[in-house]
RNA sequence: GAAACUGUAGUUCAAAUGGAAGAGCAUUGCUACCCGUGGCAAAGGUUAGAGGUUCGAAUCCUCUCAGUUUCG
Numbered sequence: 001g002a003a004a005c006u007g008u009a010g011u012u013c014a015a016a017u018g019g020a021a022g023a024g025c026a027u028u029g030c031u032a033c034c035c036g037u038g039g040c041a042a043a044g045g046u047u048a049g050a051g052g053u054u055c056g057a058a059u060c061c062u063c064u065c066a067g068u069u070u071c072g
Stems, first nucleotide, its partner, number of pairs: 001071007010025004019055001027042007048064005
């Protein structure tokens, strides 16, 4: 220098062909008992950033940023 892949909640990850974001763990509250586990509930998201296409974008297109890998 070139190419490919990845970027979503505090964290680990989901989310056929575009229809509008969910789970485990963690956190907070309530609750049961064998007191360290279980149950219930809640909170938490500009989907890396900007632009474009579309009635509608995490998803498609372009550029930028960060990381990983490969090639030179």